Record summary
Transfer RNA from Lytechinus pictus, 72 nucleotides, folded computationally. The coordinates come from a structure-prediction model, not an experiment, and the mean pLDDT is 84.
RNA sequence: GGCAUGGUGGCUCAGUGGUAGAGCGCCUGCCUCAUGAACAGGAGGUCGUGGGUUCGAUCCCCGGCUAAGUCA
Repeated sequence: GGCAUGGUGGCUCAGUGGUAGAGCGCCUGCCUCAUGAACAGGAGGUCGUGGGUUCGAUCCCCGGCUAAGUCA
């Protein structure tokens, strides 16, 4: 340098055009002598970035960034 893939709450990942979810973690309550577990509730993401298409974009198109892979 070419090719193909990924970037979404703190972490690991879903989500194939119609208002973004799960598990774990965090906070509060409940329970307990206490901690944990169980149970109930809650907070937290302008979907890595800049444009474009569309009535509407996490999703489609283009640029650039980055990670790991592969070929040379």

About this RNA:
Rfam family: tRNA. The family's RNA type in Rfam is transfer RNA. Its family is annotated with triplet codon-amino acid adaptor activity in the Gene Ontology. The source organism's lineage runs through Eukaryota, Eumetazoa, Echinozoa, Echinacea and Lytechinus.